[in-house]
RNA sequence: UUUCGAAAAAGGUAAACUCUGGGUAACCAGAGGGCACAAAGCCAUCGGAUCCUUAUGGAGGGUUGUCUCUGAUGUAUAAAUAGGACAGCCGGGCUGCCGAA
Numbered sequence: 001u002u003u004c005g006a007a008a009a010a011g012g013u014a015a016a017c018u019c020u021g022g023g024u025a026a027c028c029a030g031a032g033g034g035c036a037c038a039a040a041g042c043c044a045u046c047g048g049a050u051c052c053u054u055a056u057g058g059a060g061g062g063u064u065g066u067c068u069c070u071g072a073u074g075u076a077u078a079a080a081u082a083g084g085a086c087a088g089c090c091g092g093g094c095u096g097c098c099g100a101a
Base pairs, nucleotide, nucleotide: 002101003100004099005098012037013036017032018031019030020029021028022027035088041094042093043092046091047090048089050085051084052083053082056080057070058069059068060067061066
C1' cells in the first nucleotide's frame, strides 16, 4: 500500500419503543433504551429509490369570506428538472480503529 473480517483486544454507534423540545408533515435534537452495525463516520450541492408538503404551480367546488384535491396511477383529469426528509434503502465519493494475509 492492497485485499479481507475467522479468532482476539480496546473502544465506538444506536433500531423499535417511552419522555421532553422543534417542524404542517416526512422527520430532527436531547434523555432513557438496545434491534442491530467493521464504516450504522461524513457527503442529500453525486445518482437512483422511497417518504412528506401548512401548496410556488395545477385542478375542482363555491355562499366571493374562502374550501377541497394534487407531486403521478391519481381520476374532476390536467400539470413543473417545485420545495423538503432520509447516509440504519441501493450504488458512488471522502475519511478512519484493531487484527489477519
Molecule: c-di-GMP-I riboswitch aptamer
Organism: Nitrospirota bacterium